Predicted 3D model of a 72-nucleotide RNA (transfer RNA) from Pleuronectes platessa. The prediction has a mean pLDDT of 84. The organism belongs to Pleuronectes, within Eukaryota. Its Rfam family is "tRNA". Rfam classes the family as a transfer RNA. Rfam links the family to the GO term triplet codon-amino acid adaptor activity.
RNA sequence: GGCUCGGGGGCCAAGUGGUAAGGCGUUUGUCUCGUAAACCAAAGAUCAUGGGUUCAAUUCCCAUCCGGGCCU
Numbered sequence: 001g002g003c004u005c006g007g008g009g010g011c012c013a014a015g016u017g018g019u020a021a022g023g024c025g026u027u028u029g030u031c032u033c034g035u036a037a038a039c040c041a042a043a044g045a046u047c048a049u050g051g052g053u054u055c056a057a058u059u060c061c062c063a064u065c066c067g068g069g070c071c072u
Base pairs, nucleotide, nucleotide: 001071002070003069004068005067006066007065010024011023012022018055026042027041029039030038048064049063050062051061052060
C1' cells in the first nucleotide's frame, strides 16, 4: 500500500429500512436477625465521525478515524 471483518448503556451482545431485544452489573422493594441467593420494579444508548439516498437510516451508499485478520 491492497483486500476483508468489526466499532452499539459500565461490560457482553441481538437487531439487514418504520426509531434499539436480552444477559451480567447498578439502584429500589419483598424475603431474612443480618448478608447472600431468589423474586418484583426502575434507571441507564446523540448505535465511531461527517456527508449522501429515502417520507423514514443502527440498517443502504461514500469518505474519514480506531481496532483485528490476510496478502504484498

RNAcentral holds the sequence, with entries from ENA and Rfam.